Context: one part of a larger RNA
């Protein structure tokens, strides 16, 4: 800024991209063929590779805000307890996310028309011929069908509702994301944050009290702790107000 009233949904497909790949194996069948040797078409099952996409329930990776172990040195007055720093100091796990090496699908079937090639009727040429009229078959290829994009397709389509409806900006954010977009929310709220409840995960805190000269054991105690996960709760922040458009064109 156009689609000659304006919004808000859902939509049709002119066109345009993607994909398009194959191998082994059982069976038909040791069958047809074939002296043997050998060995099928056609069809029908299975299971791979290579390549995409989607996903995170499992497999695993990773995961410097989660847990635990442990070494040198400060420090918190000492102890015990914590904490800074040494690549995250090392090293052992590990949720959500992300993500392969997982997982899950896919390349199909079908129709149309042809290509080389087989063919049918068939004269020109009383024969013969797939061609000259006519007619049929026939590819991974084309044209449809499969995915996705699409009304700036200026030939701007179509349908529904709505007509004072509506869009912005600002906040809260997060399935979205460089930014802008988009989505969910803005007290008539669960929209983030904090709390409570549970979960993953980590491995049995501290304190105490027994036991042992002591290192350390044992019970309390599958304990504590616990980033993103699942929920609940208005504790705190989304206050209030604000701005364009409420017509325009002939």
């Nucleotide at each position: 800024c156009g689609c000659a009233u304006g919004a808000g949904a859902u939509u049709u497909g002119a066109g345009a991209g993607a994909a398009g790949c194959u191998g082994a194996c059982c069976u038909u069948a040791g069958u047809a063929c074939g002296a043997g040797a050998g060995g099928a078409c056609c069809g029908g099952g299975u299971u791979g590779g290579a390549c995409g996409a989607a996903u995170c329930c499992a497999u695993g990776g990773u995961g410097u805000a989660c847990c635990g172990g442990u070494u040198g040195u400060g420090g918190c007055g000492c102890c015990a307890g914590c904490u800074g720093c040494a690549u995250u100091g090392c090293c052992g796990g590990g949720u959500a996310g992300c993500u392969a090496a997982a997982u899950u699908c896919g390349g199909a079937a079908g129709g149309g028309a042809u290509a080389a090639c087989c063919a049918c009727u068939g004269a020109a040429a009383g024969c013969a011929u797939c061609u000259a009229a006519g007619u049929g078959g026939g590819a991974a290829g084309c044209c449809c069908a499969u995915c996705u994009c699409a009304a700036g397709a200026u030939a701007a389509g179509a349908u529904c509702u709505c007509a004072u409806a509506g869009g912005a900006a600002a906040c809260u954010u997060g399935u979205a994301g460089a930014c802008u977009a988009c989505g969910a929310g803005u007290u008539u709220g669960a929209u983030a944050g904090g709390c409570u409840g549970g979960g993953a995960g980590u491995g049995u805190a501290a304190g105490u009290a027994c036991c042992g000269u002591a290192a350390g054991g044992u019970a309390u105690u599958c304990a504590g702790c616990g980033g993103a996960c699942c929920a609940g709760u208005a504790c705190u922040a989304a206050u209030a107000a604000u701005c364009c458009a409420u017509u325009u064109g002939c």

A computed fold for a 250-nucleotide part of an RNA from a Bacteriovoracia bacterium, annotated as large-subunit ribosomal RNA, domain VI. It matches the Rfam family "Bacterial large subunit ribosomal RNA". Rfam links the family to the GO terms ribosome and structural constituent of ribosome. Its mean pLDDT, the model's own confidence on a scale to 100, is 87. The sequence was found in a public genome assembly.